The RNA shown here (Guanidine-I riboswitch aptamer) has 111 nucleotides and comes from an Alphaproteobacteria bacterium. Its Rfam family is "Guanidine-I riboswitch aptamer". Gene Ontology term of the family: regulation of gene expression. The source organism's lineage runs through Bacteria, Pseudomonadati, Pseudomonadota and Alphaproteobacteria. Its mean pLDDT, the model's own confidence on a scale to 100, is 81.

RNA sequence: CGGCAAAGGCGCUAGGGUUCCGGCCGCGCGCGGCGGUGACUGGUCCGAGAGCGGCUGCCUGCGGGGGCAUCCUUCUGCGCAGGUACACGGCGGGACAAAAGCCCGGGAGGC
Repeated sequence: CGGCAAAGGCGCUAGGGUUCCGGCCGCGCGCGGCGGUGACUGGUCCGAGAGCGGCUGCCUGCGGGGGCAUCCUUCUGCGCAGGUACACGGCGGGACAAAAGCCCGGGAGGC
């Protein structure tokens, strides 16, 4: 300096805001209405590379099957077991109604 299935997706959570619902305030035709409010716990909603849990995939080993009449090699697919590490991090910008641990981004930078 470079490389790695160090992959993909699902369900959640921490967290996040305020379109919708609800709460609260005001108006009021008293209603399934209008306006304001997220310095309202909430439901809907968004949501993690460095959070959690499955799934698929991938890698290694073993077993047996097939390609193939036998053996070896190789390929293919099946089952079982194991593995899939580590991980500090802005400012700024972007989306949806809006914000964020979302995305830019395992980026810049740092160790």